[in-house]
RNA sequence: GUCCCCAUAGCUUAACGGAUAAAGCAACAGCCUUCGAAGCUGUUGAUGGGGGUUCGAUUCCCUCUGGGGACA
Numbered sequence: 001g002u003c004c005c006c007a008u009a010g011c012u013u014a015a016c017g018g019a020u021a022a023a024g025c026a027a028c029a030g031c032c033u034u035c036g037a038a039g040c041u042g043u044u045g046a047u048g049g050g051g052g053u054u055c056g057a058u059u060c061c062c063u064c065u066g067g068g069g070a071c072a
Base pairs, nucleotide, nucleotide: 001071002070003069004068005067006066007065010025011024012023013022018055027043028042029041030040031039048064049063050062051061052060
């Protein structure tokens, strides 16, 4: 330099173009316990930036940013 892949919560992952964006771990609160751990219940928390298509975009298109890979 050319090409390919990826970007969703603190971490790991879901989500035929249409539901209030789902779950596990973590954090916090409560129950339980003499206290902790475990267990149960609940709460908080996310679509990398910009633009386009569409009635509707996490999803499709373009671009930028960041990460990974192949070739040179």